[in-house]
Molecule: c-di-GMP-I riboswitch aptamer
Organism: Terrihalobacillus insolitus
RNA sequence: CUUCGAUAAUGGCAAACUCAUUGAAAGAUGAGGACGCAAAGCUAAGGGUCUAAGGUCUUAGGACUAUGAUCGCCUGGUUACCGAA
Numbered sequence: 001c002u003u004c005g006a007u008a009a010u011g012g013c014a015a016a017c018u019c020a021u022u023g024a025a026a027g028a029u030g031a032g033g034a035c036g037c038a039a040a041g042c043u044a045a046g047g048g049u050c051u052a053a054g055g056u057c058u059u060a061g062g063a064c065u066a067u068g069a070u071c072g073c074c075u076g077g078u079u080a081c082c083g084a085a
Base pairs, nucleotide, nucleotide: 004083005082012037013036017032018031019030020029021028022027035072041078042077043076045075046074047073048070049069050068054065055064056063057062
């Protein structure tokens, strides 16, 4: 330095849920709260999934659609603490 991840050590993040705000919604943000996580840090680059305001179609019931969202869905890219085997 690269790989790897322990009944090691210092720490870190924060699911569900509740409250408030925001959004058409999915969701997001803040506070509380911990299910868990060795990248559960960042990145929407490739997929998957969610939503459908707007748009198109319609037998007027609805259907389709991302420019919206999700990195705690996966794969990439990128940065990083410690040091047993």